The prediction has a mean pLDDT of 79. This is a predicted structure of a 141-nucleotide RNA (c-di-AMP riboswitch aptamer (ydaO/yuaA leader)) from a soil metagenome. The model forms 92% of the base pairs in the Rfam consensus.
RNA sequence: CGCCGAAUCGACGCGAUCGAACCGGGGAACCACCGCAGCACUGGGGUGAAUCCGCGACGCCGCAUCACCAGGUGCGCACCGCGGUAGGGUGCACUUCCCACCCGAACCCGUCAGCUAACUCGGUAGGCGGACGCGGAAGAA
Numbered sequence: 001c002g003c004c005g006a007a008u009c010g011a012c013g014c015g016a017u018c019g020a021a022c023c024g025g026g027g028a029a030c031c032a033c034c035g036c037a038g039c040a041c042u043g044g045g046g047u048g049a050a051u052c053c054g055c056g057a058c059g060c061c062g063c064a065u066c067a068c069c070a071g072g073u074g075c076g077c078a079c080c081g082c083g084g085u086a087g088g089g090u091g092c093a094c095u096u097c098c099c100a101c102c103c104g105a106a107c108c109c110g111u112c113a114g115c116u117a118a119c120u121c122g123g124u125a126g127g128c129g130g131a132c133g134c135g136g137a138a139g140a141a
Base pairs, nucleotide, nucleotide: 001129002128003127004126008020009019010018011017021124022123023122024121025120026119031114043112044109045108046107047106052084053083054082055081056080059077061076062075063074064073065072066071087103088102089101090100091099094139095138096137097136098135
């Protein structure tokens, strides 16, 4: 000087403080969901772009089945690895397209919460990049 992110600014008696601004949760009516039968498995929800799919490996943890000694097979669940993907970021004011480079995590609530006016409860962290380095086109201003 910039980037991801809500995570900035000000005041003060410097506090687990106060205010503004930004961000998130809970919370009516209306609407939505809500009916019957069968089988198997599985709690559900929130912040966030961070979901989902395939392949491989893995544990015998759960269910079923074959076998009945040891194990095998299928499904589910959790973890790990590759590949992709919904979606997201940057390219130094904005929008769209193209191109290039990346991300596609992590955590929280605790059996409970659809939306939601009034009302109410919280957050303002953390982590990074750069020093002549500045992608292209169109549009708007």